This is a predicted structure of a 689-nucleotide part of an RNA (large-subunit ribosomal RNA, domain II) from a Patescibacteria group bacterium. The prediction has a mean pLDDT of 85. The organism belongs to Bacteria candidate phyla, within Bacteria.
Context: one part of a larger RNA
RNA sequence: GCCAACGAGUGUAUCUAUGCGGCUUGUUUAAGUCCGUCUAGGACGAAGACAUAGUGAAAGCGAGGAUUAAUAGUCCGCUUUAGUCGUUUGGAUACGACCCGAAGCCAGAGCGAUCUAACCAUGACCAGGGUGAAUUCUAAGUAAAAUUAGAAGGAGGCCCGAACCCACUAGCCGUGCAACACUAGGGGAUGAGUUGUGGUUCGCAGUGAAAUGCUAAUCGAGCCUGGUAAUAGCUGGUUCUUCCCGAAAUAGUUUUAGGGCUAGCCUUUUGUGAAUGUAUUAAGGGGUAGAGCACUGGAUGGGAUAUGGAUGGGUUCGUCCCGCCUAUUUCAAUCAAACUCCGAAUACUUAAUAUUACUGCAAAAGAGUCAGACCGUGGGGGCUAAGCUCCAUGGUCAAAAGGGAAACAGCCCAGAUUGUCGUCUAAGGUCCCUAAAUCAAGCUAAGUGGAGAAGGAAGUGAAGUUUCUCUGACAGCUAGGAGGUUGGCUUAGAAGCAGCCAUCCUUUAAAGAGUGCGUAAUAGCUCACUAGUUCAGAGAUUUUGCGCCGAAGAUUUAACGGGGCUAAGCUUGGUACCGAAGACACAGGUGUCUCGACUUUACGUCGGGACGCGGUAGGGAAGCGUUCUUUGAGCAUUGAAGCUUACGGCGUGAGCCGGAGUGGAGUUCAAAGAAGUGAGAAUGUUGGC
Numbered sequence: 001g002c003c004a005a006c007g008a009g010u011g012u013a014u015c016u017a018u019g020c021g022g023c024u025u026g027u028u029u030a031a032g033u034c035c036g037u038c039u040a041g042g043a044c045g046a047a048g049a050c051a052u053a054g055u056g057a058a059a060g061c062g063a064g065g066a067u068u069a070a071u072a073g074u075c076c077g078c079u080u081u082a083g084u085c086g087u088u089u090g091g092a093u094a095c096g097a098c099c100c101g102a103a104g105c106c107a108g109a110g111c112g113a114u115c116u117a118a119c120c121a122u123g124a125c126c127a128g129g130g131u132g133a134a135u136u137c138u139a140a141g142u143a144a145a146a147u148u149a150g151a152a153g154g155a156g157g158c159c160c161g162a163a164c165c166c167a168c169u170a171g172c173c174g175u176g177c178a179a180c181a182c183u184a185g186g187g188g189a190u191g192a193g194u195u196g197u198g199g200u201u202c203g204c205a206g207u208g209a210a211a212u213g214c215u216a217a218u219c220g221a222g223c224c225u226g227g228u229a230a231u232a233g234c235u236g237g238u239u240c241u242u243c244c245c246g247a248a249a250u251a252g253u254u255u256u257a258g259g260g261c262u263a264g265c266c267u268u269u270u271g272u273g274a275a276u277g278u279a280u281u282a283a284g285g286g287g288u289a290g291a292g293c294a295c296u297g298g299a300u301g302g303g304a305u306a307u308g309g310a311u312g313g314g315u316u317c318g319u320c321c322c323g324c325c326u327a328u329u330u331c332a333a334u335c336a337a338a339c340u341c342c343g344a345a346u347a348c349u350u351a352a353u354a355u356u357a358c359u360g361c362a363a364a365a366g367a368g369u370c371a372g373a374c375c376g377u378g379g380g381g382g383c384u385a386a387g388c389u390c391c392a393u394g395g396u397c398a399a400a401a402g403g404g405a406a407a408c409a410g411c412c413c414a415g416a417u418u419g420u421c422g423u424c425u426a427a428g429g430u431c432c433c434u435a436a437a438u439c440a441a442g443c444u445a446a447g448u449g450g451a452g453a454a455g456g457a458a459g460u461g462a463a464g465u466u467u468c469u470c471u472g473a474c475a476g477c478u479a480g481g482a483g484g485u486u487g488g489c490u491u492a493g494a495a496g497c498a499g500c501c502a503u504c505c506u507u508u509a510a511a512g513a514g515u516g517c518g519u520a521a522u523a524g525c526u527c528a529c530u531a532g533u534u535c536a537g538a539g540a541u542u543u544u545g546c547g548c549c550g551a552a553g554a555u556u557u558a559a560c561g562g563g564g565c566u567a568a569g570c571u572u573g574g575u576a577c578c579g580a581a582g583a584c585a586c587a588g589g590u591g592u593c594u595c596g597a598c599u600u601u602a603c604g605u606c607g608g609g610a611c612g613c614g615g616u617a618g619g620g621a622a623g624c625g626u627u628c629u630u631u632g633a634g635c636a637u638u639g640a641a642g643c644u645u646a647c648g649g650c651g652u653g654a655g656c657c658g659g660a661g662u663g664g665a666g667u668u669c670a671a672a673g674a675a676g677u678g679a680g681a682a683u684g685u686u687g688g689c
Base pairs, nucleotide, nucleotide: 001689002688003687004686005685006684011095012094013093014092015091016090017089019087020086021085022084023083026050027049028048032044033043034042035041054061055060064076065075066074067073098237099236101234105227106226107225108224110223111222117201118200119199120198121197122196123195124194125193126191128160129159130158131156135152136151137150138149139148140147164188165187166186168185169184170183171182203219205215206214207213212221240623241622242621243620244619245618250263251262252261253260254259264369265368266366267365268364269363270362271361272360275359277355278354279353280352281351282350283349284348290342291340292339296336297335298334300332301331302330303329304328305327306326308325309324312322313321314320372397373396374395375394376393377392378391379390380389381388402413403412404411417588418587419586420585422584423583424582428578429577430576431563432562433561437575439573440572441571442570443569449565455549456548459546460545461544462543463542464541465540466539467538468537476533477532478531479530480529482506483505484504487501488500489499512527516525517524589613590612591611592610593609594608595607596606597605598604624678626675627674628673629672630671631670632669633668634667635666642662643661644660645659647658648657649656650655
């Protein structure tokens, strides 16, 4: 891992609702007693309980009672009438209470010091080498000492280093040789040394050169057994079928926030009977969006005023002029969630009319839900960041399959009762992959389409406005582009062209006291301007469509799903077609309501109609199957149960009936009853492989 078997809402008591039954001239016994083949059971037993009357805190009173001074008013009752006992099922409470699962807590004259900690008693062990303390002796020395030298001596938690003990470093091992080893080094090695044997001390404790260490691979309190099915607001699991309905992820509160309780939303039953929803009309209140500046505040510019303030400049020294700040006022143009002189659309309330339906409302019983997600819209927080966060409002998902978006819970279309090699459509599509158009007119040339901003640009299309133009425009070519004059000033110089001032006149077809290059300054080139030549449009500007640049990334083209496309791209228009579990058609099933017929009027049967039949949590309804019991009816060696079967049939399904094979002794059906009653999951349990 697989297979098989086992494996989870049970029992008692009380309360409550519901269905059924008994009695209702109310119902019913409890303990106990008696009978009994002492088993099953039967009889007795009204003590008590519920009901029959309420009300009041109560005394109490009583179809009334309480409150009160009250006969008022108010509150609860009567006038209005069903209970009780048993039983089924659902629910609640107490218990292990659907099952498995802690770490833990406590108890016991419980078991442990063969490991390890400390201690006690008695034994054992420590190769070899080095150093050379005290002390003594001899000699020297001294008044005597001290002292010095030599020899002897052999101290030490002394030194080096085996055994022995330890465990500092690295490697190795790390399903090991080993639940801590091995290899190479390392530390102690006469001592607070190591070690054998025997003994002592323990769990609210012992021992500890002290690490919460050790106390038998167990230690912030050993192990074993018991309390014990501890508790678990937590995780996991919880077993057959079909049919009907179908949520929530919110509010309030909570030592509460991943848990509860009440309400909201769902289901079932009963009642009420349109009270519901939608549309139109009418009547309402509002202060949002917008707008505005009349208030409250913010912010900008101009003017006016001030015996205001500070102080700067000018000055005819006059508080005269200019400037600054502040305040007031006026004009203009503005801003505001906590501004409003104004003010919608929606929404909400009420009424009428129309239409609509199992829609609303009430009571009782049963729930689940309290982690929500994204998308559109209005907002707060944030960075007008987030697949962010918090509200409001609508949708989808959740609990929704199908078609589209390549793939893609939350987007678009559309809500799957079953069948059909039928029809029509939605979103989206119609060159090929791939079902269906190689439609029309424009645009785009960028593979734009098939990512992207500020900004940039004689890309190109459309629509304007305007200027010049056969009396010749624009561009090109030929020629001119002069004189006073080198204008004045400045300057070393300043001659059109460093700078400042002025910017005239003349000759002309035209020519600036000069557009740019250039020179030290001149010179030189060029432009404006003009003539000729040429010959048909040229220039400026505004709006707009589609494109261009801006544009650099990491496994592989990789920013159309692909091929590929110049349309098979974009805009506009029209017609056809494809396209879904949608709609329709035909056939069937089933629920609710309703109509009719029939009859053993029943928990009926048959036929018709209308509207329904996605579904998690969850509520409701009807069934299948397993084991056993009772009664009745059966089957079986002429072959029971069980097992096998790509065999035949029935049922919506759980399943059932039959055939064949095997097997070799029991077993089925009907009506009732009782449950150890259905497995694929629980790191499930046991067995097998």